[in-house]
Molecule: transfer RNA
Organism: uncultured Bacillota bacterium
RNA sequence: GGGGAAUUAGCGCAGCUGGGAGCGCGCUGCGUUCGCAAUGCAGAGGUCAGGGGUUCGAUCCCCCUAUUCUCCA
Numbered sequence: 001g002g003g004g005a006a007u008u009a010g011c012g013c014a015g016c017u018g019g020g021a022g023c024g025c026g027c028u029g030c031g032u033u034c035g036c037a038a039u040g041c042a043g044a045g046g047u048c049a050g051g052g053g054u055u056c057g058a059u060c061c062c063c064c065u066a067u068u069c070u071c072c073a
Stems, first nucleotide, its partner, number of pairs: 001072007010025004019056001027043006049065005
């Protein structure tokens, strides 16, 4: 220098064909307990890496950029 992959909640990840942003763990509150652990219920937490474009509508499609990993030289 060129090719490919990844980037979604604090962490690990799903989101299949463009229309509801979710799961587990963690966190907070409440119940059960003398108390803790465990468990049940409820809740908070997101510029979907950043920008632009296409579309009635984008996590998803297209372009550029950033970071990480990987292959070729």